[in-house]
RNA sequence: AGUUAGCUAGACAGUCGCUAUGUCUUUUUGACAUGGAGGAAAGUCCGGGCUCCAUAGGGCAAAGUGCCAGGUAACGCCUGGGAGGCGCAAGCCUACGGAAAGUGCCGCAGAAACUAUACCGCUUCUGUUUCGCAGGAGUAAGGGUGAAAUGGUGCGGUAAGAGCGCACCGCACUGCUGGUAACAGCAGUGGCAGGGCAAACCCCACUUGGAGCAAGACCAAAUAGAGAUUCAUUAGUGCUGCCCGUGCUGAAUCUGGGUAGGUCGCAUGAGUUAUCUGGUGACAGGUAACCCAGAUAGAUGACUGUCCACGACAGAACCCGGCUUAUCGGCUGACU
Numbered sequence: 001a002g003u004u005a006g007c008u009a010g011a012c013a014g015u016c017g018c019u020a021u022g023u024c025u026u027u028u029u030g031a032c033a034u035g036g037a038g039g040a041a042a043g044u045c046c047g048g049g050c051u052c053c054a055u056a057g058g059g060c061a062a063a064g065u066g067c068c069a070g071g072u073a074a075c076g077c078c079u080g081g082g083a084g085g086c087g088c089a090a091g092c093c094u095a096c097g098g099a100a101a102g103u104g105c106c107g108c109a110g111a112a113a114c115u116a117u118a119c120c121g122c123u124u125c126u127g128u129u130u131c132g133c134a135g136g137a138g139u140a141a142g143g144g145u146g147a148a149a150u151g152g153u154g155c156g157g158u159a160a161g162a163g164c165g166c167a168c169c170g171c172a173c174u175g176c177u178g179g180u181a182a183c184a185g186c187a188g189u190g191g192c193a194g195g196g197c198a199a200a201c202c203c204c205a206c207u208u209g210g211a212g213c214a215a216g217a218c219c220a221a222a223u224a225g226a227g228a229u230u231c232a233u234u235a236g237u238g239c240u241g242c243c244c245g246u247g248c249u250g251a252a253u254c255u256g257g258g259u260a261g262g263u264c265g266c267a268u269g270a271g272u273u274a275u276c277u278g279g280u281g282a283c284a285g286g287u288a289a290c291c292c293a294g295a296u297a298g299a300u301g302a303c304u305g306u307c308c309a310c311g312a313c314a315g316a317a318c319c320c321g322g323c324u325u326a327u328c329g330g331c332u333g334a335c336u
Base pairs, nucleotide, nucleotide: 001336002335003334004333005332006331007330008329010307011306012305013304014303015302016301018036019035020034021033022032023031024030038313042324043323045322046321047320048319049318050212051211052210053209057244058243059242060241062208063207064206065205066204067081068080069079070078071077082096083094084093085092086091097203098202102201103200104197105196106195119143120142121139122138123137124136125135126134127133151169152168153167154166155165156164170192171190172189173188174187175186176185177184178183216264217263218262219261226255227254228253229252230251231250235249236248237247238246271290272289273288274287275286276285277284278283
C1' cells in the first nucleotide's frame, strides 16, 4: 500500500414517562419482580415450516435451474474441487450442458461475413524499341476494411505463392495412466479447415399442486333461514390452464337487509451460548447452561450531567434459512 475473515453499532449515572408476562392487592386501580427492535428489522428476490382447498393421482402445457462432488428441511444458497478469465501477488469473477437435429442473426465498413472472393498487390505471357498503359493466365504469402477474413511460427520449395512438404504448436480420432467425477497428463495416427452468437428460438438433463396469518379455528350479537332469473345427474361444481381419473350434490347472476365485536393462531424454536469428537470445509453428533418483544390507530421516549470513537444506514407485526441493496465509526486475526 493492499487482500480476506470475525466482533461491535456510543457508554455511565439520575429524574419522569410507555409496554408484555408473573405475583400480591383491588370499588377504582396500584405495588413489586423479570424483560422490551436490526446487521441489515429494508427489498419481497428465492427456499421452506405452518393453515386451508382435499381423500388425492397421472399426462400435456407452462415455469425454474444448468461444470463436478458434498452440505442443508430445502433452495437459484453455502463449502470444496475443475475449466476459463483478471491481478506483480495475497486473491477475485463466471448467465460454466449442447452449434455434427433444425431454424435464425453477424449492421456499417470491406472485394468478400454459408460453402467464399480479389480492392491494392506479386509472378508470367501478349500488344509495344524501352518505359508507361491495356488485356490474358496463375496466386492469396504481404497491405487495406472490420469485433471477427477461412489454423499459427519457422525452414524448405516455387515463375510468384499456398499444409505444397517438413519441425513444433493447435485440431480431430484412438489407446493408456491418475482422479468418485468434472478433468489432467502421456503416446500413436492423420495434413486436417472458415468461424461467432443458445443472456436467440430450440434440443437435453433435473425440479415444480394452488392460495396465503387480511391463512385458518372458536365464541357472542344482529338481521329478512328475503326476493327474482338461468342451468340441473346426458348437468353443475372442487383442485393455476387443458385432458383422464376422482370427490360432492347443487351452481351462477342480480336486487335488498344485518354484523364488522372478542378470543386463539402469537412466540420452546430446523432456538441461542459454551465446550468436546469427526471432517480440508460448509456442517454433523454428544454434553452442559439459558428463555431472549409479542403490539393491534400499533409499546422502549423526554430532560440533566460526565466520558468519548462525536454516533451513519435506519423500527419487529406468523416464523425461520439465504441472497441483494444502504451504511458513520471502533477493535481483532491471517496473508501479499

Overview: A computed fold for a 336-nucleotide RNA from a marine sediment metagenome, annotated as Bacterial RNase P class A. RNAcentral holds the sequence, with entries from MGnify. Rfam family: Bacterial RNase P class A. Rfam links the family to the GO terms tRNA processing, dimeric ribonuclease P complex and ribonuclease P activity. Rfam classes the family as a ribozyme. The prediction has a mean pLDDT of 77.